[in-house]
RNA sequence: CUCCGAUAAGGGCAAGCACAUUCGAAAGGUGUGCACGCAAAGCCAUCGACCUAACGACAUUGAAAAAUGUUCACGGUUUGGAGGGUUACCGAA
Repeated sequence: CUCCGAUAAGGGCAAGCACAUUCGAAAGGUGUGCACGCAAAGCCAUCGACCUAACGACAUUGAAAAAUGUUCACGGUUUGGAGGGUUACCGAA
């Protein structure tokens, strides 16, 4: 230095739940508390899957305004989807 990952040491992140939210159309996000778990559960992009449907399009009702339904991601989730790039603490076997 690379690989590897301990009943080691010091730490890190935070599933889900609860509360809050003058962020968002929603899905979600954010904050606080607890802690399912994680050796990259740090970051970046790609593919897949899933969620929502504002805007748009189509249809129906209606005098109109509008309402309802279908479709759609440029919006999101992905720690127990995949593989890739990149950075990183410690040092037993």

This is a predicted structure of a 93-nucleotide RNA (c-di-GMP-I riboswitch aptamer) from a Polyangiaceae bacterium. Lineage of the source: Bacteria > Pseudomonadati > Myxococcota > Polyangiales > Polyangiaceae.